[in-house]
Context: one part of a larger RNA
Molecule: small-subunit ribosomal RNA, 3' major domain
Organism: Extubocellulus spinifer
C1' cells in the first nucleotide's frame, strides 16, 4: 500500500420495504444431468452453463456409430505422357464406385504449341471439428455505465509509499464550489452521435379533400427569467412562460483492472500427435432413447369466463425458383384457374374490444394431453423422426409446500402481428412491432451488492 473483519461513519442501488404478476403443484414444449446405447458427435457449469453455441439435426448439415470402399488423396502448387472438353446407353452395386459401349472434335494459333478440363505415373506434399482456451491472437462474458483508475513536476518520508485523489458542501457522477503543499494533465463521467416528443421550411409520387405521411434542414431547454434557501459559491426548492424542466424518454458508447472466466469447433496460429489413418467417399442409424433429477417456457384449471353471430381500430416489417387478389371445388388442411406487383402502388381477416343470443358452478358447451381412422402439403424420401385438416377420443388439473424470481409507467400485467433462419418444420424459442394499460415507493432497522473515509489484523 492492499485484501479481510458475524469493526465503525456516510450513500447507493427493484437490495429490501410497500405493491403487480409470476416459478416451485398438472400437461406438454425446449435444454441439461444421469442411465442407457454400436452411436446417443463436441463444447458451456454459481451469479456470469443449462429455448445456451444451434437465425430452424428425415438425407445433407454432421464432426459420432455400423457397413461398403478410395490412397498424391474430396482441396492447392509443381513434373511427365496420352486424350479437347463434353454428352448418351448398358452390366453389376444399397450408394460411392468398378466395368464396357458409342458419339464428339471446339478456342488461340507463328502449325512445334497454347489455354481450360480429364485420365494415369512417381514424389515434394496435401488433410485432420486430433491434443493442449494453463503457450497464443482475435472477439465475448462479468464486475459496472459503478465512479473510479493513474502521470509529470513539486512538496514530505532512511524507505516502502504518500499528498495530489483527503477535508467542508453538492451532484446521477473524481458533477461542480469552497478549503488545503500541491499545481497541472491522461483515461474514464458528461457532451458531441442516432431516435422520439414540439414548431418552421423544402422537395416528394404511388399516399393525400384540408390535415397528414415520406425524406431532409433549422429552431427549441441552458437552472435562460422570477421568488426562497445555502457560504454573496456550487447547488437545492418552489413558480412562470412551454409540446418538453432541470440528465424530457430511449439507444449506441464499457476506464485500469479482475476471473490462468469462455472459445483451438467461426476464423487465425506456437507446439505435440495421426499419415493405407485421427484423412476422405458413400448407405443405413444415430444426435430425437428414458426408471429418473433440475433450469428455461407454453397451455390451462373457467363466469373479469367458454361459444356462436355481426361489427371497429395498428405498427415494425417481407416478397419474382417470391408475395399471391378476385372465382371455382372441397366440412377443412388445401386444390385448380389467374388478376396485380421487383412494390408508400400489390398481397396477408391483427386480437385483445364493442354489440346480440347462449352456457350457470358442474371435471362442466372449463381444460386439451393421450390415442384411433380417413386426408392435405413440403421434399429422391416423412418408419424410426416433419407440419397441418377433419371427424372420434376427452389424461392430469378446481390456484400449487419449503423457497424463489421479474417490474418503478406508456413500465408491469395482457393482447395480436411481423421477419430472420427455412423445401418443409417439431419455434411455445429468438429478435422486433405495435393495441388496452394498472398498482405502489411510508422509509433505509434488517438480506443481498457496490462506492468514499476510518479502525483492528498470528493474512498477501
Nucleotide at each position: 500500500u492492499g485484501a479481510c473483519g458475524g469493526g465503525g461513519g456516510c450513500c447507493c442501488g427493484c437490495a429490501c420495504a410497500a405493491g403487480c404478476g409470476g416459478u416451485g403443484g398438472a400437461g406438454c414444449a425446449u435444454g441439461u444431468g444421469g442411465u442407457u446405447u454400436a452411436a446417443u458427435u463436441c463444447g458451456a457449469u454459481u451469479c456470469a452453463a443449462c429455448g445456451c453455441g444451434a437465425a430452424g439435426a428425415a438425407c445433407c448439415u454432421u464432426a459420432c456409430c455400423a457397413g461398403g470402399g478410395u490412397u498424391u488423396g474430396a482441396c492447392a502448387u509443381g513434373a511427365u505422357a496420352c486424350g479437347a472438353a463434353u454428352u448418351u446407353u448398358c452390366u453389376u452395386g444399397a450408394a460411392a464406385g468398378a466395368g464396357a459401349a458409342a458419339a464428339g472434335u471446339g478456342c488461340c494459333g507463328u502449325u512445334u504449341g497454347g489455354a481450360a478440363c480429364g485420365u494415369a505415373u512417381a514424389c515434394a506434399c496435401a488433410g485432420g471439428u486430433g491434443g493442449u482456451g494453463c503457450a497464443u491472437g482475435g472477439c465475448u462474458g462479468u464486475c459496472g455505465u459503478c465512479a473510479g483508475c493513474u502521470c509529470g513536476u513539486g512538496u514530505c518520508g532512511u524507505g516502502a509509499g504518500a499528498u495530489g485523489u483527503u477535508g467542508g458542501g453538492u451532484u446521477a457522477a473524481g458533477u461542480c464550489c469552497c478549503g488545503c503543499a500541491a499545481c497541472g494533465a491522461g483515461c474514464g463521467c458528461a457532451a458531441c452521435c442516432c431516435u422520439u416528443g414540439u414548431u418552421u421550411u423544402u422537395a416528394g409520387u404511388u399516399a393525400u379533400u384540408u390535415u397528414u405521411c415520406u425524406a431532409g434542414a433549422a429552431a427549441g431547454a441552458c437552472u435562460g427569467c422570477c421568488g426562497g434557501u445555502u457560504a454573496u459559491a456550487a447547488g437545492c426548492c418552489g413558480g412562470a412562460g412551454g409540446a418538453a424542466g432541470g440528465c424530457g424518454g430511449g439507444g449506441a458508447c464499457g476506464a485500469c483492472g479482475u476471473c490462468a472466466a469462455g472459445u483451438c469447433a467461426g476464423c487465425a496460429u506456437g507446439c505435440c500427435c495421426c499419415u493405407u489413418a485421427c484423412a476422405c467417399c458413400c448407405u443405413g442409424g444415430g444426435c430425437u432413447a428414458c426408471a429418473c433429477a433440475c433450469g428455461u417456457g407454453c397451455u390451462a384449471c373457467a363466469u373479469u369466463g367458454g361459444g356462436u353471430a355481426a361489427g371497429a381500430c395498428a405498427a415494425u416489417g417481407a416478397g419474382u425458383c417470391g408475395c399471391g387478389a378476385a372465382c371455382c371445388u372441397g366440412u377443412g388442411a388445401a386444390g385448380g384457374u389467374c388478376a396485380g406487383c421487383a412494390a408508400a402502388u400489390c398481397u396477408a381477416u391483427a386480437a385483445a374490444c364493442u354489440u346480440a343470443c347462449u352456457c350457470u358452478a358442474c371435471g362442466u358447451u372449463c381444460g386439451g394431453a393421450u390415442u384411433g381412422u380417413a386426408g392435405g402439403c413440403u421434399g429422391u424420401a416423412a418408419c424410426u423422426c416433419g407440419c397441418c385438416u377433419a371427424c372420434a377420443u376427452g389424461a392430469a388439473g378446481u390456484u400449487g409446500g419449503a423457497a424463489u424470481c421479474g417490474c418503478u409507467a406508456g413500465u408491469a400485467a395482457u393482447c395480436g402481428c411481423u421477419g430472420g433462419u427455412c423445401a418443409g418444420c417439431c419455434a411455445u424459442a429468438c429478435a422486433g412491432c405495435g393495441g388496452u394499460g394498472a398498482a405502489u415507493c411510508c422509509g433505509u432497522u434488517c438480506c443481498c451488492g457496490g462506492g468514499c473515509c476510518u479502525u483492528g489484523u498470528a493474512c498477501a